[in-house]
A computed fold for a 104-nucleotide RNA from uncultured Rubripirellula sp., annotated as c-di-GMP-I riboswitch aptamer. The coordinates come from a structure-prediction model, not an experiment, and the mean pLDDT is 80. Lineage of the source: Bacteria > Pseudomonadati > Planctomycetota > Pirellulaceae > Rubripirellula.

RNA sequence: CCCUGUCAAAAGCAAACCACUUGAGAAAGUGGGACGCAAAGCCACGGGUCCUAUCUCUUUUGCAUCGGUUUGAAGCACGAGUUUAGGAUCGCCGGGUUGCCAUG
Numbered sequence: 001c002c003c004u005g006u007c008a009a010a011a012g013c014a015a016a017c018c019a020c021u022u023g024a025g026a027a028a029g030u031g032g033g034a035c036g037c038a039a040a041g042c043c044a045c046g047g048g049u050c051c052u053a054u055c056u057c058u059u060u061u062g063c064a065u066c067g068g069u070u071u072g073a074a075g076c077a078c079g080a081g082u083u084u085a086g087g088a089u090c091g092c093c094g095g096g097u098u099g100c101c102a103u104g
Base pairs, nucleotide, nucleotide: 003104004102005101012037013036017032018031019030020029021028022027035091041097042096043095045094046093047092048089049088050087051086052085053084057081058080059079061077062076063075065073066072
């Protein structure tokens, strides 16, 4: 220096949950707390997932209008999908980069 993470040893980080704070939200920060982690250190570079707004159309449900009814037409609202933009997530995966110890 490289590979590996079985044996240790010294360190480290901190899930869920709770409190407070920030944010429209996803989520983040601080404190408590430990599910776990050989990078659960860092980076939004490529995917995935999530949030907000939005274009085009499709679809579920509801509303009222038109026609005598069955039903049909166009419109509005909500939810979902799709498009675009911005944001979040590195403890989702890959990649990049830095590092403790030890076997070989």